Model confidence (mean pLDDT): 83 of 100. A computed fold for a 521-nucleotide part of an RNA from an uncultured Bacteroidota bacterium, annotated as small-subunit ribosomal RNA, 5' domain.

[in-house]
Context: one part of a larger RNA
RNA sequence: AUGAACGCUAGCGGCAGGCCUAAUACAUGCAAGUCGAGGGGCAGCACGAGUACUUGUACUUGGUGGCGACCGGCGCACGGGUGCGUAACGCGUAUGCAACCUACCUUAUACAGAGGGAUAGCCCAGAGAAAUUUGGAUUAAUACCUCAUAGUAUCAUUUGAAGGCAUCUGAAGAUGAUUAAAGAUUUAUCGGUAUAAGAUGGGCAUGCGUAAGAUUAGUUAGUUGGUGAGGUAACGGCUCACCAAGACUUUGAUCUUUAGGGGUUCUGAGAGGAUGAUCCCCCACACUGGUACUGAGAUACGGACCAGACUUCUACGGGAGGCAGCAGUAGGGAAUAUUGGUCAAUGGGCGAGAGCCUGAACCAGCCAUGCCGCGUGCAGGAAGACGGCCUUCUGGGUUGUAAACUGCUUUUAUAUGGGAAGAAAACGGCCUUGCGAGGCAGAUUGACGGUACCAUAUGAAUAAGCACCGGCUAACUCCGUGCCAGCAGCCGCGGUAAUACGGAGGGUGCAAGCGUUGUCC
Numbered sequence: 001a002u003g004a005a006c007g008c009u010a011g012c013g014g015c016a017g018g019c020c021u022a023a024u025a026c027a028u029g030c031a032a033g034u035c036g037a038g039g040g041g042c043a044g045c046a047c048g049a050g051u052a053c054u055u056g057u058a059c060u061u062g063g064u065g066g067c068g069a070c071c072g073g074c075g076c077a078c079g080g081g082u083g084c085g086u087a088a089c090g091c092g093u094a095u096g097c098a099a100c101c102u103a104c105c106u107u108a109u110a111c112a113g114a115g116g117g118a119u120a121g122c123c124c125a126g127a128g129a130a131a132u133u134u135g136g137a138u139u140a141a142u143a144c145c146u147c148a149u150a151g152u153a154u155c156a157u158u159u160g161a162a163g164g165c166a167u168c169u170g171a172a173g174a175u176g177a178u179u180a181a182a183g184a185u186u187u188a189u190c191g192g193u194a195u196a197a198g199a200u201g202g203g204c205a206u207g208c209g210u211a212a213g214a215u216u217a218g219u220u221a222g223u224u225g226g227u228g229a230g231g232u233a234a235c236g237g238c239u240c241a242c243c244a245a246g247a248c249u250u251u252g253a254u255c256u257u258u259a260g261g262g263g264u265u266c267u268g269a270g271a272g273g274a275u276g277a278u279c280c281c282c283c284a285c286a287c288u289g290g291u292a293c294u295g296a297g298a299u300a301c302g303g304a305c306c307a308g309a310c311u312u313c314u315a316c317g318g319g320a321g322g323c324a325g326c327a328g329u330a331g332g333g334a335a336u337a338u339u340g341g342u343c344a345a346u347g348g349g350c351g352a353g354a355g356c357c358u359g360a361a362c363c364a365g366c367c368a369u370g371c372c373g374c375g376u377g378c379a380g381g382a383a384g385a386c387g388g389c390c391u392u393c394u395g396g397g398u399u400g401u402a403a404a405c406u407g408c409u410u411u412u413a414u415a416u417g418g419g420a421a422g423a424a425a426a427c428g429g430c431c432u433u434g435c436g437a438g439g440c441a442g443a444u445u446g447a448c449g450g451u452a453c454c455a456u457a458u459g460a461a462u463a464a465g466c467a468c469c470g471g472c473u474a475a476c477u478c479c480g481u482g483c484c485a486g487c488a489g490c491c492g493c494g495g496u497a498a499u500a501c502g503g504a505g506g507g508u509g510c511a512a513g514c515g516u517u518g519u520c521c
Stems, first nucleotide, its partner, number of pairs: 001519002004517005011374006017367002019332001024330003028327003033074003038071002041067002045065003048061006081285003090210008100202002105198007113147004123136005153178007162169002183190002211257003218248003223245008260282004265274003287308005310321004338364001340363003346360001347358004377408004387399005413458006422448001429440004465510005470491003476505005486493002
């Protein structure tokens, strides 16, 4: 010093921290949705209208608010968890990409013409225990397809100012070919397509640094290089065909063991040593192994497929599942918390917005786990009381101003009353404005929480322990025991006067903690 544990003890608050072990298995609930201002529609709810009447019910009606399931868009690649693997361009640092991509956002330019066929849903008919699924008919779109238009886009041929870093890059052109689009509407706008640039985020390459073992000395066939092709956003044996025989290594290859890396953290005068919990950045993983699809982005924790182990439902034909998300359970363990509240703030997704979702987050609960702060009174008070302990015993010493007693205070406690900041707004209204946007007034919104805080009243009232006292090391006497019982970090104590064992009185140290144990310097 500690993410600690154990023993004894325990008044309060603030701020932090809380499965280090089994990346073991998981009951249950929640953790990613949203948009009707894209669409067909209308199951359910509410309203309206209508019909029937038994007068408060039944039925009808997409007419309105809205909206289950469905098509479509965006998001689900973020956020959250864990440290299995990985000794590696994984990480750190410094560069490069003349070898690359980037949805949403910003800026600029141009455009948005004409058509078409389907499909889910709905309806009808089936199969199945279920999960699910088959056939028929019909329908829409910002879903899909075709045609047109076309340049600073792409490709081919070609001229090439200028420049560089070797391959090269490239202003400005010429010719030919190819590729776009979508509407909604309350008329305010919001969207769509192409291109150029920016911003952001990523990809790749390289120099240097990055644990231990030589009781691991040789390793390697896509291996090393070349030519060509394929593939990728992109370079590249990344992959393939052919050709050559290389490549790495005592400056430690290969193999084995261990391990996520860094900022940090602890210690130390420093050098160094140790460390990688919390917080931040990067990486890897999501029951185990493999594979791709979709997409701007994944080889995708709460998506798909295949195989495996395990759990589970079954009508035995066949299915379902994945907490290393938040809580929680079992197990393991010396050991680590609530199946809590709210979207009020901050942030994220969708939406024109209202808003919806958000176990991110903010809060509350538990735990002396740590750090910090406060309290458990203050002043006076000698008959130096009683009692205890010691004693050289009619006495004295000590506990000890300690108590009693007198006065004071009220942090804290209890009761009563008051009572926050965190909230800025957004939206809507008015005004300014070419557009972004800006201004003004008013209203609304707080989980925490009637919490923090403040005031008043009452009354010393509600609040001290733990370890040690032979030396190291601050603090000594008596009794018991008698090498016994026991102590002990080291030296060592104990065999009849033990300051070392056990008890008592007294003392010392720290204090809501104290001591022991583990680990690091």